Predicted 3D model of a 72-nucleotide RNA (transfer RNA) from Proteiniphilum sp. The sequence was found in a public genome assembly. Its Rfam family is "tRNA". By type it is a transfer RNA.
RNA sequence: GCACCCAUAGUUCAAUGGAUAGAAUAUCGGAUUCCGGUUCCGACGAUGCGAGUUCGAAUCUCGCUGGGUGUA
Numbered sequence: 001g002c003a004c005c006c007a008u009a010g011u012u013c014a015a016u017g018g019a020u021a022g023a024a025u026a027u028c029g030g031a032u033u034c035c036g037g038u039u040c041c042g043a044c045g046a047u048g049c050g051a052g053u054u055c056g057a058a059u060c061u062c063g064c065u066g067g068g069u070g071u072a
Stems, first nucleotide, its partner, number of pairs: 001071007010025004018055001027043005048064005
């Protein structure tokens, strides 16, 4: 250089083009406890960037950025 794959909460992962993008874990608050842990309840938190298609895009298309694999 070329080809292919990946990018979503702090982390690990879901989401048939259509409901307020969901769960686990982490963090914080509360309940429980003499205190802590465990357990239970709640809160917070995300679609890499730009454009296009569509009534509607995390999802489809193009470009860019970053990462990975293969190839000479």